[in-house]
Context: one part of a larger RNA
RNA sequence: CCCUCGCAAAGGAACUCGGCAAAUUAGCCCCGUAACUUCGGGAGAAGGGGUGCUCCGAGCAAUCGGAGUUGCAAUAAAGAGGCUCAAGCGACUGUUUAGCAAAAACACAGGUGUCUGCUAACUGGAUAACAGGAUGUAUAGACACUGACGCCUGCCCGGUGCCGGAAGGUUAACAGGAGGGGUUAGGACUUCGGUCCGAAGCUCUGAAUCGAAGCCCCGGUAAACGGCGGCCGUAACUAUAACGGUCCUAAGGUAGCGAAAUUCCUUGUCGGGUAAGUUCCGACCUGCACGAAUGGCGUAACGAUUUGAGCACUGUCUCUGCGAGAGACUCG
Numbered sequence: 001c002c003c004u005c006g007c008a009a010a011g012g013a014a015c016u017c018g019g020c021a022a023a024u025u026a027g028c029c030c031c032g033u034a035a036c037u038u039c040g041g042g043a044g045a046a047g048g049g050g051u052g053c054u055c056c057g058a059g060c061a062a063u064c065g066g067a068g069u070u071g072c073a074a075u076a077a078a079g080a081g082g083c084u085c086a087a088g089c090g091a092c093u094g095u096u097u098a099g100c101a102a103a104a105a106c107a108c109a110g111g112u113g114u115c116u117g118c119u120a121a122c123u124g125g126a127u128a129a130c131a132g133g134a135u136g137u138a139u140a141g142a143c144a145c146u147g148a149c150g151c152c153u154g155c156c157c158g159g160u161g162c163c164g165g166a167a168g169g170u171u172a173a174c175a176g177g178a179g180g181g182g183u184u185a186g187g188a189c190u191u192c193g194g195u196c197c198g199a200a201g202c203u204c205u206g207a208a209u210c211g212a213a214g215c216c217c218c219g220g221u222a223a224a225c226g227g228c229g230g231c232c233g234u235a236a237c238u239a240u241a242a243c244g245g246u247c248c249u250a251a252g253g254u255a256g257c258g259a260a261a262u263u264c265c266u267u268g269u270c271g272g273g274u275a276a277g278u279u280c281c282g283a284c285c286u287g288c289a290c291g292a293a294u295g296g297c298g299u300a301a302c303g304a305u306u307u308g309a310g311c312a313c314u315g316u317c318u319c320u321g322c323g324a325g326a327g328a329c330u331c332g
Stems, first nucleotide, its partner, number of pairs: 001327001003325006010318002014316001019313001027051005036041001038148001052069007070074001082311007089303002094106002110146007122132003149298004154228003159225002161221005168216003175209001179205005186197004229247005256290001257287001268284005
């Protein structure tokens, strides 16, 4: 010096990203116990007191009452909650990255939508048989979203998707075969080299016409994917604008919340807490860029969760020291 422990004057978080680590607390009995609350809880809240042994008395006994007594100390060793206040998130118990993440992530009961009438939908399987679904039958099963509970869940169907519709437009193969080309028996002409016409057959091509779904089209649907404006003016101080004008849109963000796990400017401004507070709490609203089941706002209880504050406690620190054991080191 390193590791694992023990003790420490005065102070007591001044340490540090952060009380990380350590310390405090601790069993049992009695007293006592707030806000809030879903009336169950919160709660072991918090905060106090007691605790050994001997004798006597009571009692069946556990034990209780009285008297005494030892020690610094009596759950005498060991083992055995620190507590409180406020806020965020997630209701909760649970689950998860076997080997850096346990969480606010996943799940969840509850809510909603869509599909499915049974050879169900859906899934596995080669487009199969077959199997699961299910020896179930819409109070069932599948899929998707949301996520206890309370109060609620606004407007937009123009785009995309889905559902319904079938009049019209467009539209494939198939059917159809007008017309055209190639070939040439033959014919015509000829400068005798050839040129032109050309039936049938074979063959290549091929218009009109017919022709489903789909798409166009017409409706519906947002707890489907999603979206939810700008400019200008106006009140008898000023400021602001209940009000008016205008442009655009499918419709222009309702309730609630708001510098927020979301706020760039920003350490916004005001208040609280501190001697001093980029964090925290309460407000304001100028929401760069909240917002209603990609749920909004609350919420008792719960949490090895995150953030802030306090009490207690301490070698975290001021600032180190001493001690024990095991190493390192020296000698062998």
Large-subunit ribosomal RNA, domain IV from a marine sediment metagenome, 332 nucleotides, folded computationally. It matches the Rfam family "Bacterial large subunit ribosomal RNA". Model confidence (mean pLDDT): 88 of 100.